[in-house]
RNA sequence: AUAUGAAAAGGGCAAAAUUAUCGAAAGAUAAUGACGCAAAGCCUUGGGCCUAAAGUAUAUUUUACUAUGGUAGCCAGGUUGCCGAA
Numbered sequence: 001a002u003a004u005g006a007a008a009a010g011g012g013c014a015a016a017a018u019u020a021u022c023g024a025a026a027g028a029u030a031a032u033g034a035c036g037c038a039a040a041g042c043c044u045u046g047g048g049c050c051u052a053a054a055g056u057a058u059a060u061u062u063u064a065c066u067a068u069g070g071u072a073g074c075c076a077g078g079u080u081g082c083c084g085a086a
Base pairs, nucleotide, nucleotide: 005083012037013036017032018031019030020029021028022027035073041079042078043077045076046075047074048071049070050069055065056064057063
C1' cells in the first nucleotide's frame, strides 16, 4: 500500500411514519424521527424493479405496450474515504 473486516476510539448516514413543497405518477427535497448500514459517500455504465404524462394500438370512453421519468437503502461496476487485530 492492496485485499479483507475483529476489538475499540472518533464519528457518519438515516428506513418507516408525519408535515410542507414539487411531480401525471413512481418518487424527490426540507424538518421531525431512527429501521438499520463498514461505504446506507459519490457516479445510471450493465441488469433488475417501480411509474406511464406524452406517444402507439385497441375499445364505446376502457385496456394494453412503451422511459425520455425514478430507484445508488436492489445487484454488479467505477471512484473517493475513517480505524488497525488476524
This is a predicted structure of an 86-nucleotide RNA (c-di-GMP-I riboswitch aptamer) from Alkaliphilus sp. B6464. The organism belongs to Alkaliphilus, within Bacteria. The model forms 95% of the base pairs in the Rfam consensus.